[in-house]
Small-subunit ribosomal RNA from uncultured Adhaeribacter sp., 1426 nucleotides, folded computationally. RNAcentral holds the sequence, with entries from ENA. The source organism's lineage runs through Bacteria, Pseudomonadati, Bacteroidota, Hymenobacteraceae and Adhaeribacter. The coordinates come from a structure-prediction model, not an experiment, and the mean pLDDT is 82.
RNA sequence: AACGUGAGCCUAAUACAUGCAAGUCGAACGGCAGCACGAGUAGCAAUACUUGGUGGCGAGUGGCGCACGGGUGCGUAACACGUAUGCAAUCUACCCAUAACAUGGGGAUAGCCCGGAGAAAUCCGGAUUAAUACCCAAUGAUAAGUUUGGAAGGCAUCUUUUGAACUUUAAAGAUUUAUUGGUUAUGGAUGAGCAUGCGCAUGAUUAGCUAGUUGGUGAGGUAAUGGCUCACCAAGGCGACGAUCAUUAGGGGGUCUGAGAGGAUGAUCCCCCACACUGGUACUGAGAUACGGACCAGACUCCUACGGGAGGCAGCAGUAGGGAAUAUUGGGCAAUGGAGGCAACUCUGACCCAGCCAUGCCGCGUGCAGGAAGAAGGCCUUCUGGGUUGUAAACUGCUUUUGAACGGGAACAAAUGACCCUUGCGAGGGUAGCUGAGUGUACCGUUAGAAUAAGCACCGGCUAACUCCGUGCCAGCAGCCGCGGUAAUACGGAGGGUGCAAGCGUUGUCCGGAUUUAUUGGGUUUAAAGGGUGCGUAGGCGGUUUAUUAAGUCAGUGGUGAAAUCCUGCAGCUUAACUGUAGCAUUGCCAUUGAUACUGAUAAACUUGAGUACAGACGAGGUAGGCGGAAUUGAUAGUGUAGCGGUGAAAUGCAUAGAUACUAUCAAGAACACCGAUUGCGAAGGCAGCUUACUAGGCUGUAACUGACGCUGAGGCACGAAAGCGUGGGGAGCAAACAGGAUUAGAUACCCUGGUAGUCCACGCUGUAAACGAUGAUUACUCGAUGUUAGCGAUAUACCGUUAGCGUCUUAGCGAAAGCGUUAAGUAAUCCACCUGGGGAGUACGCUCGCAAGAGUGAAACUCAAAGGAAUUGACGGGGGUCCGCACAAGCGGUGGAGCAUGUGGUUUAAUUCGAUGAUACGCGAGGAACCUUACCUGGGCUAGAAUGUGAGGGAAUGAUCCAGAGAUGGUUCAGCCAGCAAUGGCCCGAAACAAGGUGCUGCAUGGCUGUCGUCAGCUCGUGCCGUGAGGUGUUGGGUUAAGUCCCGCAACGAGCGCAACCCCUAUCUUUAGUUGCCAGCACGUAAUGGUGGGGACUCUAGAGAGACUGCCUGCGUAAGCAGAGAGGAAGGAGGGGAUGACGUCAAGUCAUCAUGGCCCUUACGCCCAGGGCUACACACGUGCUACAAUGGCGUCUACAAAGUGUUGCAAGCUGGUAACAGCAAGCCAAUCACAAAAAGGACGUCUCAGUUCGGAUUGAGGUCUGCAACUCGACCUCAUGAAGCUGGAAUCGCUAGUAAUCGCGUAUCAGCAAUGACGCGGUGAAUACGUUCCCGGACCUUGUACACACCGCCCGUCAAGCCAUGGGAGUUGGGUGGACCUGAAGACAGUAACCGUUAAGGAGCUGUUUAGGGUAAAACCAGCG
Repeated sequence: AACGUGAGCCUAAUACAUGCAAGUCGAACGGCAGCACGAGUAGCAAUACUUGGUGGCGAGUGGCGCACGGGUGCGUAACACGUAUGCAAUCUACCCAUAACAUGGGGAUAGCCCGGAGAAAUCCGGAUUAAUACCCAAUGAUAAGUUUGGAAGGCAUCUUUUGAACUUUAAAGAUUUAUUGGUUAUGGAUGAGCAUGCGCAUGAUUAGCUAGUUGGUGAGGUAAUGGCUCACCAAGGCGACGAUCAUUAGGGGGUCUGAGAGGAUGAUCCCCCACACUGGUACUGAGAUACGGACCAGACUCCUACGGGAGGCAGCAGUAGGGAAUAUUGGGCAAUGGAGGCAACUCUGACCCAGCCAUGCCGCGUGCAGGAAGAAGGCCUUCUGGGUUGUAAACUGCUUUUGAACGGGAACAAAUGACCCUUGCGAGGGUAGCUGAGUGUACCGUUAGAAUAAGCACCGGCUAACUCCGUGCCAGCAGCCGCGGUAAUACGGAGGGUGCAAGCGUUGUCCGGAUUUAUUGGGUUUAAAGGGUGCGUAGGCGGUUUAUUAAGUCAGUGGUGAAAUCCUGCAGCUUAACUGUAGCAUUGCCAUUGAUACUGAUAAACUUGAGUACAGACGAGGUAGGCGGAAUUGAUAGUGUAGCGGUGAAAUGCAUAGAUACUAUCAAGAACACCGAUUGCGAAGGCAGCUUACUAGGCUGUAACUGACGCUGAGGCACGAAAGCGUGGGGAGCAAACAGGAUUAGAUACCCUGGUAGUCCACGCUGUAAACGAUGAUUACUCGAUGUUAGCGAUAUACCGUUAGCGUCUUAGCGAAAGCGUUAAGUAAUCCACCUGGGGAGUACGCUCGCAAGAGUGAAACUCAAAGGAAUUGACGGGGGUCCGCACAAGCGGUGGAGCAUGUGGUUUAAUUCGAUGAUACGCGAGGAACCUUACCUGGGCUAGAAUGUGAGGGAAUGAUCCAGAGAUGGUUCAGCCAGCAAUGGCCCGAAACAAGGUGCUGCAUGGCUGUCGUCAGCUCGUGCCGUGAGGUGUUGGGUUAAGUCCCGCAACGAGCGCAACCCCUAUCUUUAGUUGCCAGCACGUAAUGGUGGGGACUCUAGAGAGACUGCCUGCGUAAGCAGAGAGGAAGGAGGGGAUGACGUCAAGUCAUCAUGGCCCUUACGCCCAGGGCUACACACGUGCUACAAUGGCGUCUACAAAGUGUUGCAAGCUGGUAACAGCAAGCCAAUCACAAAAAGGACGUCUCAGUUCGGAUUGAGGUCUGCAACUCGACCUCAUGAAGCUGGAAUCGCUAGUAAUCGCGUAUCAGCAAUGACGCGGUGAAUACGUUCCCGGACCUUGUACACACCGCCCGUCAAGCCAUGGGAGUUGGGUGGACCUGAAGACAGUAACCGUUAAGGAGCUGUUUAGGGUAAAACCAGCG
């Protein structure tokens, strides 16, 4: 683009303009308004007039039709519908069959004509006229009625048939002479009416309804039965198997879905019903209470001359309105069907066609084949390339469905009618011709030409299909889970892909999945769910045997179950959809015949279920009465004196008016120690001193009696803890409320002192509990072990068996698991109760009960995506157990107060660069910021750039001078090559270009490295076993250890990463070696010194070894192991220290060491330079140094280290200077020389408790050194100055032995130094640990958990304002329904004197009854608003 075939107002049964949708018959009739023809008259003609004469025919009488066809679903919960029966209780026009008949009369009336009223609709009066209109008479029965015989049958009334007598009632003609119509009767067919069984919505928060109601007798009425109506009589009828009421709804065949059973639905087509503006009513008719008829009332609309009239699209089109939404004011009667007609024919918005609409279904096409330079372009990319779009395109060849043009061209048409033939009548046959809306349509042929023809959704999972860019919790997506906070396959775009395709998605609805209402086919211990318990009504279910029956049940047969639809076969359109035809099916209902196992019914019997009897023992079973002792409190009396009481500690309270305590006597009320229990009894609630009376029960034994008498149990009835209520008692103790005292931030609590209801008794009410075994009752069956209560049996205190209870463990089995397991939660049966996501809510409303409190019954709106159960692994606990750690305790010394140093925060600033922030940041990155560093700021400059490579070209490189400038930089001048034979190379400058650069961002994109838990003892795996599984076991347990270290045990057996060991330093010894180290002995020498010869003994150095292993002893222990001032030993139980850091945690830290993805900058966020800043200063914190002094300060003298470093260096020594230091200068690249003096210590002296001879900040002056340069901003020296500070609040840190404390020494960085820091070294050298209750951290086992981001978790309640939903609410508004009263149209029925009708029949009128509607008043119900 297009073919075929179906469908097309689901809403307002809202209102409708306009046209059409039911007429026909002249072969029933009187006639003739209009048309045509003919005839006649006048006229030359045109034409005018006359004429029912002909074809025909408006209006009218008459017949038939209009009750069909077509529309809609308001009402209706009903014999409306479906199905099956019945009518012995009925009607049926037209049609068919049969029989009979059709004779004679009569008077009107419409029309026409005349007159009148009215705007109109229409109406009135007069005269005249016809019929198949109307009336009278005749004839008549197989008709109807009354009376009366016979026969047969049935279903109660009765029916059928056959007789007799009496009464009543018929008719119509037309005509072309073929016919057709008429009347009566019977039968058929068709259609209709009535009755009944069964089936067919929801609500019980609707439980009682009913007065013509239920029945009878009689009458009326109807086609017909019937309270259908009326009179009288009776008091019935319906209802838990759901009446009545309310709400909703047309029903069925069918349709959609589903494996089915079901669930939902009732468009198109077919059947039935109901309705026709709303309500009522009848008439006509065979049939109507009548869609396109009538009357009345009402609402609405229209016309009007205002007097009065007209109308009804839920027919077809169409309009408005409503709505998300549904079509043309089309053609035709050609076909099918219908009405009328003898027919021709007329009518037919039924129907047949066409139009609109991708609205459904079906079929077809949009091309096919070849074609790799795998084109260009697009997209992606790991980017000189590759991948993909993609054989896709281009290009070549082919085809022509469809479309276009041209040409041809159906079927649907058969008839009726005409003519001819046959025929007794219906009718049949033949011949010729006429009729097509759709339509020049379907279809066929020819021609040209790939030509005319592809979209939509999706691409995270479910679910087929992936990448890039943009965006950055924004914009947005979303069916559920969810996606988006800078690398989004989830948003938007693109490329690519997937699915379907003239469609594709979205939305809505229904079924399915959903065994998630469970009949098929679920559950109730803990997930929702067993009634608090019993008795018992209806109901349901029910032991053994026999007989009868045949209701259920089963089988056969018959009828019915409309057609269409579904299914199967065949057939027709080119296929299919569609249609036709045949069959199956229609699982149902009815009838009938048979079967008899089971169930039922009836009858008879049985004993095992159940009950009774007798005997026995049992118990906190119940009710009423009596009695008892201990304790408590109180009273009285005595003794006696200052407290008692109470608590974690106190206080309130009691007490000198004599408490508490002790003794004696008395009183009261309540409860019953020991026994006492894992016990007993009871239906449950519950029951406890002893005793009496009454009473109930189960159990055991016997097997005497009854003979299924049983089980369960909706409603119902009874019982029913505590608290509570009413009336009257009682009241010792206890004790809500209340008071006081404490605690506390508060404390309307926990604790204490008091204390009233109540607790107790009697009677009455309430009727609920975690009324629990969270487990309904009954019966049967299914392994065992063990304890116990009451009995029995075997001659029986043991043991065994058995019955009934109460417990524990367990098999099979069950269960989601935990668990249950003869006392089932197992296997079965019967009955009852209850459940169906969480919240709202056991709430609201209504009803019932109650004195009240309240109880029972018991929702919805709204809201969430969960709520819940059992178990698992962790984590956590102001849970438990065991254990460890300078964790506490016991000690020592600090910090926090002062001054200063240093880091951080904050503030400031042009900048005070950046990072690190609880422990695990803060003398940290930084092991050294005056410039540099430097990343920051200000200003001045460069742009392929500060560095490196390639590099045309140029020049030696290089050194030096001058000028401008703050410098970077720019310019000027001078000097000046090497190697090689050469080509050329080296070195420098260097345009363009390619590779730059960034301490810019992201440590939450990363690598690497690091901190911390923690040097804590843990973390895992393989195989096996256990569990449905997550998981467990191993790894737990008993011991032991520093240790998951080891031992023993064990459904585990092994293994790995950690622990330990192996490595380094140190403590002892041996051995080797002996310089620069050492020096005992031997020499030499010096003032003195290993200074020298020499030596290896010693120290030491640095290689190799030894040594320590619970090896030995004693005790304990199975062992592992532990203990011992054990032995030995330098060292003893890991000798001391170091390196070494499991799986992992903290999105811990670091993009500024380095590396790196992505993003960002590119005359700047890059690079160079000068100056400044990082050193600021109200303040706060961390880490340190120095102190506050006498265990001290100062002065003089004097002793002993280790480990390091040194040539741009360390520097002895000498000289100068008070000194820092300077000058000169030996030695040393180091076990050789130097730094280098160690200090605390020791000796002597002084100071004498002071802001000091403590303390040294701060400041002034003068210097030294490094360095281009000490202003911002260095260190050191000298003199002077001499601040705070007199041991530090709350709080807090380190340390367990060569440790703390204290004392100095060195090194790195480095020109110098802000070093009091960091990292090392040695000297002197303590105290304390009872112990694990507590604080902190950790490990293992166990327990609870509503936590899993894991307690820094989770989570509860109140609350301003606003919003949503709901209840109540003074009230208010509306709606439908029923009853009462008043009024009451049309119609019907009844009555009736006047008027009409010649009398009559009858009519008008009037009256009454009934009734739609209207009105009044009261009440109930429902809903809205409030």